Predicted 3D model of a 525-nucleotide part of an RNA (large-subunit ribosomal RNA, domain I) from a Planctomycetota bacterium. Rfam family: Bacterial large subunit ribosomal RNA. Its mean pLDDT, the model's own confidence on a scale to 100, is 80. The sequence was found in a public genome assembly.
Context: one part of a larger RNA
RNA sequence: GGCGCAUGGGGGAUGUCUUGGCAUUAGGAGGCUUUGAAGGGCGCGGAAGGCUGCGAAAAGCCUGGGGUAACCGUCAAACAGGUGAUGAUCCCGGGAUUCCCGAACUGACUGUAACUGAAUACAUAGGUUGCAGUGGCUAACGCGGAGAACUGAAACAUCUAAGUAUCCGUAGGAAUAGAAAGAAAAAUCGAUUUCCUGAGUAGCGGCGAGCGAAAGGGAAAUAGCCCAAACCGUGGUGGUUUCCACUGCGGGGUUGUAGGGCCCUCCACCGGAGUUAACAAACAAUUGGCUAGCAGAACGACUUGGAAAGGUCGUCCAUAGAGGGUGACAGACCCGUACGCGAAAGCUGGUUGUCUCUGGAGGGUACCCUGAGUAGGUUGAGGCACGUGAAACCUCGACUGAAUCUACGGGGACCAUCCCGUAAGGCUAAAUACUCCCUAAUGACCGAUAGUAAACAAGUAGAGCGAUCGAAAGAUGAGAAGAACCCCUGUUAGGGGAGGAAUGUGAACCUGAAACCAUGCGCCU
Numbered sequence: 001g002g003c004g005c006a007u008g009g010g011g012g013a014u015g016u017c018u019u020g021g022c023a024u025u026a027g028g029a030g031g032c033u034u035u036g037a038a039g040g041g042c043g044c045g046g047a048a049g050g051c052u053g054c055g056a057a058a059a060g061c062c063u064g065g066g067g068u069a070a071c072c073g074u075c076a077a078a079c080a081g082g083u084g085a086u087g088a089u090c091c092c093g094g095g096a097u098u099c100c101c102g103a104a105c106u107g108a109c110u111g112u113a114a115c116u117g118a119a120u121a122c123a124u125a126g127g128u129u130g131c132a133g134u135g136g137c138u139a140a141c142g143c144g145g146a147g148a149a150c151u152g153a154a155a156c157a158u159c160u161a162a163g164u165a166u167c168c169g170u171a172g173g174a175a176u177a178g179a180a181a182g183a184a185a186a187a188u189c190g191a192u193u194u195c196c197u198g199a200g201u202a203g204c205g206g207c208g209a210g211c212g213a214a215a216g217g218g219a220a221a222u223a224g225c226c227c228a229a230a231c232c233g234u235g236g237u238g239g240u241u242u243c244c245a246c247u248g249c250g251g252g253g254u255u256g257u258a259g260g261g262c263c264c265u266c267c268a269c270c271g272g273a274g275u276u277a278a279c280a281a282a283c284a285a286u287u288g289g290c291u292a293g294c295a296g297a298a299c300g301a302c303u304u305g306g307a308a309a310g311g312u313c314g315u316c317c318a319u320a321g322a323g324g325g326u327g328a329c330a331g332a333c334c335c336g337u338a339c340g341c342g343a344a345a346g347c348u349g350g351u352u353g354u355c356u357c358u359g360g361a362g363g364g365u366a367c368c369c370u371g372a373g374u375a376g377g378u379u380g381a382g383g384c385a386c387g388u389g390a391a392a393c394c395u396c397g398a399c400u401g402a403a404u405c406u407a408c409g410g411g412g413a414c415c416a417u418c419c420c421g422u423a424a425g426g427c428u429a430a431a432u433a434c435u436c437c438c439u440a441a442u443g444a445c446c447g448a449u450a451g452u453a454a455a456c457a458a459g460u461a462g463a464g465c466g467a468u469c470g471a472a473a474g475a476u477g478a479g480a481a482g483a484a485c486c487c488c489u490g491u492u493a494g495g496g497g498a499g500g501a502a503u504g505u506g507a508a509c510c511u512g513a514a515a516c517c518a519u520g521c522g523c524c525u
Base pairs, nucleotide, nucleotide: 001524002523003522004521005520006519007518008517009516015510016475017474020446021445022443023442024441025440026439027438028437029435030434031137032136039101040100041099042055043054044053046079049075050074051073061095062094063093064092065091066090070083071082072081108134109133110132111131112130113129114128115127116126141172142170143169144168145167146166152159156206182189183188193220194219195218196217197216203211204210224427225426226425227371231251232250233249234248235247236246237245238244239243256405258370259369260368261367262364263363264362265361266360267359271358272357273356274355282354283353284352285351286350287349288348289347290346291345293341294340299314300313301312302311303310315332316331317321323335324334325333376400377399378398379397380396381395382394383393386412407422408421409420410419411418462469463468482509485497486496487495488494
């Protein structure tokens, strides 16, 4: 020096565990804010700091309810000083307080009213004040405006990616859409939305890459309405001989088998609906749910052990043998679970009643009305699965520009026939999308290099001028019983006794692999 065995050091893998995550389901909630939010700063404790809570009334104050014997949050034990059966601490409802920054406001903008008031006489602009509103934050979902490139086409330009990402505006608990100027081709259907299918079909496409419907069928959910106008009544303003124009309010009226006005006739005060649709508003009763809780069955002995929930024996409960904890594995020890019960106060549903709102039908006439710079056209674009194509349809810019029910639009160029519908006003629940958040539950999800970046002082420490980037780090033990006392020593280290179920659980603490290092013994050189 090598090899082997043994014993240690070292290191922190592995195993076991879980306070934390991830995903899903059901229900709730879907907003907060000038009555000052979200988010911060600084404070508040007997006592220094972090977290939590709170705000100069500062780990809290008042009050209603619940609840019971202890309490003064936590890291984090001790000390000091207090509170509490006259019910504290604690939990729930309501109230008070709530420093500074922050929309941050002694402001700006919008609307409205009044008062003022230039050039400039009246006036107007402007100014001042009052009142009302807006503003900011917020995870995704919605609607709208603006709108890429990488990429694919095996290059690339039309095309694709994609109306995606991103930016902006803005709303709601959903939003959008929505009661046919529809779809169709059968004498059919009957608002919208969403899903399955139709179908990767018909089509579009340097007919490349790719893009990609609709009708119909089946489901979910269903709900329909109100104006404008004609006409009638009643006001106002202006012009005015009569009369006309404009306009406010009330009635009337709302559709395609055309309807309504107008004229004639008949029926009815029933029925229907409603306060979160159209369509306006109030009250009461009753009954649920949520925000604290209450109650809740049934076991002992022996035995091993430090400890029984294990083993043995004998019992019991069960509308409860879900789950968790307890010194090892507990239906009967504890918390719970099943079943059942509970609210002064706040919030939120249902039902009922009072109440409120609301008429309908037939015939006649062809006089009136039925949404105009609109429809349509030309041209230029965009959207439609549809790239200009034979390109209808829808929307927009420019230029034009009808008809008025014997009317007008559509049925994928266009024309005819036939059929379908009634534009140029508006509202509308549900089925659908999403989850910052609350409650309950679940998992052939993870188990500390995993699972969130974060199980720990985590968006912390730290890095960067900044935008931004961003860790590592869990486990003594049943209980600190955290090793009194004695001894060694180079004396805050370390070790040996003692104590203590076990100490090879000693705080650098469960288990404790490998690399690597050492000591002893054996063999070889």